[in-house]
RNA sequence: AGAGUUUGAUCCUGGCUCAGAAUGAACGCUGGCGGCGUGCUUAACACAUGCAAGUCGAACGAGAAAGGGAUUGCUUGCAAUCCUGAGUAGAGUGGCGCACGGGUGAGUAACACGUAGAUAAUCUACCUUCAAUUUUGGGAUAACCAAUCGAAAGGCUGGCUAAUACCGGAUAAAGUUAGUACAUGAGAAUGUAUGAAUGAAAGUAUGCCUCUUCUUGAAAGCAUAUGAUUGGAGAUGAGUCUGCGGACCAUUAGCUUGUUGGUGGGGUAAGAGCCUACCAAGGCUACGAUGGUUAGCUGGUCUGAGAGGAUGAUCAGUCACACUGGAACUGGAACACGGUCCAGACUCCUACGGGAGGCAGCAGUGAGGAAUUUUGCGCAAUGGGGUAACCCCUGACGCAGCAACGCCGCGUGAGUGAAGAAGGCCUUUGGGUCGUAAAGCUCUGUCAACUGGGAAGAAAUUAUGUAUAUCUAAUAGGUGUAUAUAUUGACGGUACCAGUGGAGGAAGCGCCGGCUAACUCCGUGCCAGCAGCCGCGGUAACACGGGGGGCGCAAGCGUUAUUCGGAAUUAUUGGGCGUAAAGGGCGUGUAGGCGGUCUUAUCGGUCAGAUGUGAAAGCCCGGGGCUCAACCCCGGACGUGCAUUUGAAACAGUAAGACUUGAGUACGGUAGAGGAAAGCGGAAUUCCUGGUGUAGAGGUGAAAUUCGUAGAUAUCAGGAGGAACACCGAUGGCGAAGGCAGCUUUCUGGACCGAAACUGACGCUGAUGCGCGAAGGCGUGGGUAGCGAACAGGAUUAGAUACCCUGGUAGUCCACGCAGUAAACGAUGUACACUAGGUGUAGGGGAUAUUAAAAUUUUCUGUGCCGCAGCUAACGCAUUAAGUGUACCGCCUGGGGAGUACGGUCGCAAGACUAAAACUCAAAGGAAUUGACGGGGGCCCGCACAAGCGGUGGAGCAUGUGGUUUAAUUCGAAGCAACGCGCAGAACCUUACCAACCCUUGACAUCCUGUGCUAUAUCCAGAGAUGGAUAGUUCCUUUCGGGGACGCAGUGACAGGUGCUGCAUGGCUGUCGUCAGCUCGUGUCGUGAGAUGUUCGGUUAAGUCCGGCAACGAGCGCAACCCACAUCCCUAGUUGCCAGCAGUUCGGCUGGGCACUCUAUGGAAACUGCCCGUGAUAAGCGGGAGGAAGGUGUGGAUGACGUCAAGUCCUCAUGGCCCUUACGGGUUGGGCUACACACGUGCUACAAUGGUAGUGACAAUGGGUUAAUCCCCAAAAACUAUCUCAGUUCGGAUUGUCGUCUGCAACUCGACGGCAUGAAGUCGGAAUCGCUAGUAAUCGCGUAACAGCAUGACGCGGUGAAUACGUUCCCGGGCCUUGUACACACCGCCCGU
Repeated sequence: AGAGUUUGAUCCUGGCUCAGAAUGAACGCUGGCGGCGUGCUUAACACAUGCAAGUCGAACGAGAAAGGGAUUGCUUGCAAUCCUGAGUAGAGUGGCGCACGGGUGAGUAACACGUAGAUAAUCUACCUUCAAUUUUGGGAUAACCAAUCGAAAGGCUGGCUAAUACCGGAUAAAGUUAGUACAUGAGAAUGUAUGAAUGAAAGUAUGCCUCUUCUUGAAAGCAUAUGAUUGGAGAUGAGUCUGCGGACCAUUAGCUUGUUGGUGGGGUAAGAGCCUACCAAGGCUACGAUGGUUAGCUGGUCUGAGAGGAUGAUCAGUCACACUGGAACUGGAACACGGUCCAGACUCCUACGGGAGGCAGCAGUGAGGAAUUUUGCGCAAUGGGGUAACCCCUGACGCAGCAACGCCGCGUGAGUGAAGAAGGCCUUUGGGUCGUAAAGCUCUGUCAACUGGGAAGAAAUUAUGUAUAUCUAAUAGGUGUAUAUAUUGACGGUACCAGUGGAGGAAGCGCCGGCUAACUCCGUGCCAGCAGCCGCGGUAACACGGGGGGCGCAAGCGUUAUUCGGAAUUAUUGGGCGUAAAGGGCGUGUAGGCGGUCUUAUCGGUCAGAUGUGAAAGCCCGGGGCUCAACCCCGGACGUGCAUUUGAAACAGUAAGACUUGAGUACGGUAGAGGAAAGCGGAAUUCCUGGUGUAGAGGUGAAAUUCGUAGAUAUCAGGAGGAACACCGAUGGCGAAGGCAGCUUUCUGGACCGAAACUGACGCUGAUGCGCGAAGGCGUGGGUAGCGAACAGGAUUAGAUACCCUGGUAGUCCACGCAGUAAACGAUGUACACUAGGUGUAGGGGAUAUUAAAAUUUUCUGUGCCGCAGCUAACGCAUUAAGUGUACCGCCUGGGGAGUACGGUCGCAAGACUAAAACUCAAAGGAAUUGACGGGGGCCCGCACAAGCGGUGGAGCAUGUGGUUUAAUUCGAAGCAACGCGCAGAACCUUACCAACCCUUGACAUCCUGUGCUAUAUCCAGAGAUGGAUAGUUCCUUUCGGGGACGCAGUGACAGGUGCUGCAUGGCUGUCGUCAGCUCGUGUCGUGAGAUGUUCGGUUAAGUCCGGCAACGAGCGCAACCCACAUCCCUAGUUGCCAGCAGUUCGGCUGGGCACUCUAUGGAAACUGCCCGUGAUAAGCGGGAGGAAGGUGUGGAUGACGUCAAGUCCUCAUGGCCCUUACGGGUUGGGCUACACACGUGCUACAAUGGUAGUGACAAUGGGUUAAUCCCCAAAAACUAUCUCAGUUCGGAUUGUCGUCUGCAACUCGACGGCAUGAAGUCGGAAUCGCUAGUAAUCGCGUAACAGCAUGACGCGGUGAAUACGUUCCCGGGCCUUGUACACACCGCCCGU
């Protein structure tokens, strides 16, 4: 310090989520030790039991018992008395304490708390100090005794008694009250003096007799100590008041009658409506009263860089409370946690009459809850209460126990050790890894265990002794001080130290897809499951579960919950509002905020200094103590605050004065659909009347409803009425906005220009308020020509409650009211200032020049366009800012729910304004980019359409597919781009399918062991595979042992699989498409995705070429290079050929020749090269010449980046999975050939452009083992004859029968032939296919595979057309551009029901 997540990608906006720290935590798994802390956050729910506040005999009276001892009565034993126990226990009167300490956070939004002050408006027991006093009397009462009531708690009656209990008197000051006098003062009043009234007490303990009294000794007395009383001061504690500060809701806007104030009275320690009577009518509130909700507050704690945010456990300060509510008493202090009274709820006891109780003290119980401990020890320390003191009490406190609840520390060993052991896991089978890890060897001894030693925390107090001071008559005695000795430890035999033995007793948890450090195997198969967000899982899951390995932390680790952070995601520091959420519809103006220049004064703001305070603890810094640390101790600093005080005077404020530039007024001009009212005008529509006139009109994509022979439409004339104002007219004008348009008049608002007379900051903004506010709507009354919601009819349509048409009511118009909203938009609040320009336009002024109009230039105000800097996420804005600043207002904080519900206000209503939550999603959104798409646009191409020719679709058959059937009808292919496709050929085989019969290391490969010499033939069984029997003994090599090949048997590694996955793959192929495209490097532009290049103007079959251009180049494609054909030449002449020559059996047959044809090798030729025109002097295009061929000559091969998870695991190869006496292998037979049906591709036809019969030429591929030698070879055409329009001499299906051929075998299931039979079919609905020239059409021929089987496929030649105006439309494609909410990309997305 950031990261993930919206998209195909990008930038931005914006939410969600994560990484950090923390906790009084809880839960899961795990758990060795110690130190220091912490431990009911929930039910302020209910509580059994014990303890938590007593103490003083030196205030007072009274006063046991058990036990022990002794004596007596006496019989063992009992009884009595005395002493002791003991002036003890227990109880009572009295004093002090119980208001502290301890708990809890219910209530409380308040002077409760914090902070700073006030108290001249107050109190304060105990404590300290100063001054004074402590005198004299009295009457009771508890305890106790007796009687008595009640179950008990508890009473009642009579009697006795004491005090530091209670009550009088005396004395004294202060105080209080009234009086008098004096002083000050305007008065109120204050001060001084005086006398009057009122106004205290308590003793106890110890000691001593010097004086007094009586008896040695006591009393008075004295002394000391302690108490009591009064007053002053201090300290401490408390009460009351005030300024300021800290929660939410305005969907709480008005609240208040003791309320606000005054006077009299009362009351309190004390001011006060605190209370009361009377009087007045006030008081609080938008700077938030009142009401509601929530909450103890603070120091602090957590987090954060800070500012802040959250929180208020432990510790400390403070407040409130004590079963719930109320009340007072006592007291210095309470309206009292372990006091009283009353009421209530609950619990308990009861003899039913009546009583008792209050754990939010410490333990503990139940309940609630995810959840929180022992009914422990001790007063040794610290502190508190009582006491003269010892001492007693103290669940405060100190300790221990439980709990990994937190923080901190330690340990679970260290060194060495490679055969890199065994084992696990993975593996490409080579190895890698766990891993120096282990074992082994050498050591150490923390913690734990055991044994032994063993603290500090303790100083006091008291007692005794000594010394000394003081009181005193006193060397008694008391008190004080110093000193010595003795005495006191819960924790605890604890901390700590030493020793013993021995690596022995001590490691888990989470995670490993990204964020986020860490990867593999197996299982599972959208199942089981995971998940904080994005998201994983549908057969190869680094994301599920397990194993191995790794990463992180570690006696803990994770999860959950919560807080802050990250989040600048509420923005003071530190955000925004044109389009992402967000400018109010517009003005006016109140409060408020802000405010020009100069001078003077002031000092509340501001700034500086000083003082006080800001508790302690905590945080921070520096030291110190526990072995370190946590923890603890000491010191310092900080504490941004508040208050007081002293100053400064620039700024802001305030007060006063002045100024003119902001603002305004007056004056002179100007433009204008600015507003209101009244009047006037013409064109048009409609209606009415009349004329002319006749059959349609109207309307639409096309129609119909409708109007019209009762005379429409059309046309002419006249009239009526309402509404709106053509041309001018304009990114022109005016207005705050809404908005405003014929002309005239009246009234009226604002703006601009000029000049510079006046006022003198009068200004800007503006919450609430007030006013204006399109269209539509509502009310009342008018008006109504046209238009026209609703409604009616006609069309359209699957429907059509719509779009279109014919009608038509509200409404639109006027008057007066209501309503108050709009994409009320520049989606841009108002005002002011500053910041390059250019060019229009509207209004005014100046200058130059001019007869004038025009022109040039300048200035102010408005209104547009372009553009720099700057800004912006980009688009864009840009002196009319979205730039740079100032002032003020409004508004926003993820999407949906929702501008909705509820409440309130307004409205006649419709509705408007204000305005949530539950729940739900991980996005929603802005701008721009690349594609794709569009029944968007432009340009262009293609047998794409059009123009033609011939087909398919109808029939029969062939063939393939679907479907059905079947034991099986093996499998694959599925729009184009599956369907005469894989199959260049299923009777067996093929064959993968089915049935039956068999084999199990196997039909095939490699290795091992044993054994043998196999071949082959015959016979038997069987459907065969196979099994059995008989005969048979002949492989090669040798070092003669054997070895190799081969057969058989056995063993296990393995073979085998046309089993699955083409969505795990390679390879190959189809398709868009032989379409012209697809990209890269560098540069440039852009924040970026990307763009540019590749766009543009021409041109081309072509991203082909030319020109231009922030691009310049390049690559894959195009073209060319390759093959075939067409012309010629060279070479060659076996075959072939025969011009010329010769022979001939007339056959190039022979000699001869190679000229020609041809063959097959190499060359030539074509390049827009030439001419004309055109074009931009280009590329090119048009025409022409020559040429065998002319503009890529024709045909082929050749297929860019990519798309379709296209096809193929059944060609082959291959990962993974599956089968292994079977999903492998063998055999026989069957099936792939089935058949109500549907589709594709073909063949043959329907006939005369023909059939049949006869005659009858001319080919080229190619094949036959090699061979141009030999063989296989045409048909249509042409000629002659016949048929004469018919189901035929067309057509040949089907069927019968006889054969031929191939083959072990033609039954299922071959082909062909002869004779006979002679079906459908008379040119084919919707629809649809091919083809642009040697093409279509038509005719035959050949070949592969093959035993045999073609109408198929691949080739070959013969004959040989028609048409193309053209690109509007259909289909497909290319380029540019535009819109997009699509990107799985329109077969998209998405809305309603």
Predicted 3D model of a 1393-nucleotide RNA (small-subunit ribosomal RNA) from an uncultured delta proteobacterium. RNAcentral holds the sequence, with entries from ENA and SILVA. The prediction has a mean pLDDT of 83.